[in-house]
Context: one part of a larger RNA
RNA sequence: UUGUAUUGAAGGAACUCGGCAAAUUAACUCUGUAUGUUCGCUAUAAAGAGAGCCUUGCACAAGGUAGCAUGAAAGAAGAAGUAACGACUGGUUAACAAAACCACAGGACUCUGCAAAUUUGUGAUAAAAAGUAUAGAGUCUGAAGCCUGCCCAGUGCUUAAAAAUAAAAAAUAUAAGUUAAAGCUUAUUUUUUAAAUCUAAGUAAACGGCGGUUCUAACUAUAAGAAUCCUUAGGUAGCGAAAUUCCUUGACGGGUAAAUUCCGUCCUGCAUGAAUGGCGUAACGAUUACUUCACUGUCUCCAAUACAACUUCA
Numbered sequence: 001u002u003g004u005a006u007u008g009a010a011g012g013a014a015c016u017c018g019g020c021a022a023a024u025u026a027a028c029u030c031u032g033u034a035u036g037u038u039c040g041c042u043a044u045a046a047a048g049a050g051a052g053c054c055u056u057g058c059a060c061a062a063g064g065u066a067g068c069a070u071g072a073a074a075g076a077a078g079a080a081g082u083a084a085c086g087a088c089u090g091g092u093u094a095a096c097a098a099a100a101c102c103a104c105a106g107g108a109c110u111c112u113g114c115a116a117a118u119u120u121g122u123g124a125u126a127a128a129a130a131g132u133a134u135a136g137a138g139u140c141u142g143a144a145g146c147c148u149g150c151c152c153a154g155u156g157c158u159u160a161a162a163a164a165u166a167a168a169a170a171a172u173a174u175a176a177g178u179u180a181a182a183g184c185u186u187a188u189u190u191u192u193u194a195a196a197u198c199u200a201a202g203u204a205a206a207c208g209g210c211g212g213u214u215c216u217a218a219c220u221a222u223a224a225g226a227a228u229c230c231u232u233a234g235g236u237a238g239c240g241a242a243a244u245u246c247c248u249u250g251a252c253g254g255g256u257a258a259a260u261u262c263c264g265u266c267c268u269g270c271a272u273g274a275a276u277g278g279c280g281u282a283a284c285g286a287u288u289a290c291u292u293c294a295c296u297g298u299c300u301c302c303a304a305u306a307c308a309a310c311u312u313c314a
Stems, first nucleotide, its partner, number of pairs: 001309008010300002014298001019295001028050004036041001038143001052065005066070001078293007085285002090102002106141007118127002145279003149210003154207002156203005164197002169192003173188006211229005238272001239269001250266005
């Protein structure tokens, strides 16, 4: 000097991106327990009290007694509040990431009538399944609650004895070449023609999409309303400076002595929005943001001790 431990006056987060790290708390018995709630929970909520040994004794209690100290050493939750996300238990980047990602129960759509669809394989086979639509497969969403608006013009998908376009091939007939003939080859003609394309309709919990401009109320402001252009249709309910807000540290309120963070409200949504789900939500979370109490060497400001290593001097 570094590392690992231990201790620390006064203060107590002033440290720092951030209480990171450390400290606090802790088991048992008794009392007591808010808000919220899907009535199960929240909850060991929180907040308190007790404790050794000896004697008596009904094992309630009373008396005595030692120590600085009795859960006597060791081992054993810090607590509370607000908000975001995800319902939850679970899984995940073996060796930087455990999460808001994945999964999940639940919801919806589509395909499939069994020699099933779908998948494997060149094939035979095989899985599906020794199952049969309350089954199997695919896609999306993601508990329960309240809900899930408008658009089928585009792209897909489904359906449709009409019309049109639509191949190689096969067959008919004719001609030419070759040949003894059969046949073969070439050219033309006629007939049989598939999926598909086109057309029409349906379909958005299919892929997706969901507007401008101008004017108007007897202060002003605003515009219920009116006009006009465009569109397949012009964003409904909700939520909203948001994990989405550029301008922006938006404005107002709360909290602080002081707040680009946080909470509530507003709506001017650069560029929210309904199963690419919308909104709210008890419980849960080694998740994220903020706050309070307790606690502390994180800090003011460092010091000492033990052990180990290194270095220097003798």